Transfer RNA from a Bacilli bacterium, 73 nucleotides, folded computationally. It matches the Rfam family "tRNA". Rfam classes the family as a transfer RNA.
RNA sequence: GCGUCCGUAACUCAGUGAAUAGAGUACAUCCCUCCGAAGGAUGAAGUCGUUGGUUUAACUCCAACCGGACGCU
Numbered sequence: 001g002c003g004u005c006c007g008u009a010a011c012u013c014a015g016u017g018a019a020u021a022g023a024g025u026a027c028a029u030c031c032c033u034c035c036g037a038a039g040g041a042u043g044a045a046g047u048c049g050u051u052g053g054u055u056u057a058a059c060u061c062c063a064a065c066c067g068g069a070c071g072c073u
Base pairs, nucleotide, nucleotide: 001072002071003070004069005068006067007066010025011024012023013022018056027043028042029041030040031039049065050064051063052062053061
C1' cells in the first nucleotide's frame, strides 16, 4: 500500500429500515442477615465511532474519514 471483518451502557453482546434502543455481568439504594456472601426489588448509566448522502422514516442502506483485528505484498 491492497483486501476482508468489526466499532451499540464501565465490560461482553443482541437489535440488519417503522419509529419510546435492549439483555447479561458490573455499579448505586433498599429488603433479607448478628455481619457478610448468595437471593429479591428498584434505579442510574448510550450524542448507536465521526461527517455527509439516500429515504416519509436510518443503529440498520451508501460514501469518505478515524480506530481495531486478520490476511497479502
Source information
The coordinates come from a structure-prediction model, not an experiment, and the mean pLDDT is 81. NCBI's taxonomy places the organism under Bacteria, Bacillati, Bacillota, Bacilli. The RNAcentral record of the sequence draws on ENA.